RNA sequence: GCCGGGGUAGCCAAGCCUGGUAUGGCGUCGGAUUGCUAAUCCGAUGAUCGCAAGGUCUCGUGGGUUCGAAUCCCACCCCCGGCG
Numbered sequence: 001g002c003c004g005g006g007g008u009a010g011c012c013a014a015g016c017c018u019g020g021u022a023u024g025g026c027g028u029c030g031g032a033u034u035g036c037u038a039a040u041c042c043g044a045u046g047a048u049c050g051c052a053a054g055g056u057c058u059c060g061u062g063g064g065u066u067c068g069a070a071u072c073c074c075a076c077c078c079c080c081g082g083c084g
Base pairs, nucleotide, nucleotide: 001083002082003081004080005079006078007077010026011025012024013023020067027045028044029043030042031041032040046057047056048055049054060076061075062074063073064072
């Protein structure tokens, strides 16, 4: 230098082809159960502003297309593998 795979909330992953509310698990917090734990069950859980209702922002970074982008297009950054 070229080719392929990957980057999504504290962690792991799905969603991308086929654009339309940020989804699941783990973990964490609260509760039930227990003499106390563990296990199990129920609820909550991205960030930020707000007393609340609610608002705004977030899928590696920046830009473009679109009414609308994690998803499509362009450039770039990082990780893994291969070729030279």

The RNA shown here (transfer RNA) has 84 nucleotides and comes from a Candidatus Bathyarchaeia archaeon. Its mean pLDDT, the model's own confidence on a scale to 100, is 83. Its Rfam family is "tRNA". By type it is a transfer RNA. From the family's description: Transfer RNA (tRNA) molecules are approximately 80 nucleotides in length.